[in-house]
Molecule: transfer RNA
Organism: Myxococcota bacterium
RNA sequence: GGCCUCGUAGCUCAGUGGAUAGAGCAGGGCAUUCCUAAUGCCAAGGUCGGAGGUUCGAUUCCUCUCGGGGCUA
Numbered sequence: 001g002g003c004c005u006c007g008u009a010g011c012u013c014a015g016u017g018g019a020u021a022g023a024g025c026a027g028g029g030c031a032u033u034c035c036u037a038a039u040g041c042c043a044a045g046g047u048c049g050g051a052g053g054u055u056c057g058a059u060u061c062c063u064c065u066c067g068g069g070g071c072u073a
Stems, first nucleotide, its partner, number of pairs: 001072007010025004018056001028042004049065005
């Protein structure tokens, strides 16, 4: 240099054209308990790496670009 792959919540990941983008864990609040742990309930938390394009509509498709990983010369 060429090719492949990943990037979504603090962390681990789902979602692959049409909802207000979801789950688990962590963190916060409440209940329970003599206290803690465990358990249950509630709420919060996101420029979907960035920019542009296609489309009525993009996390999803296309192009460029940034970062991680791999293959190859």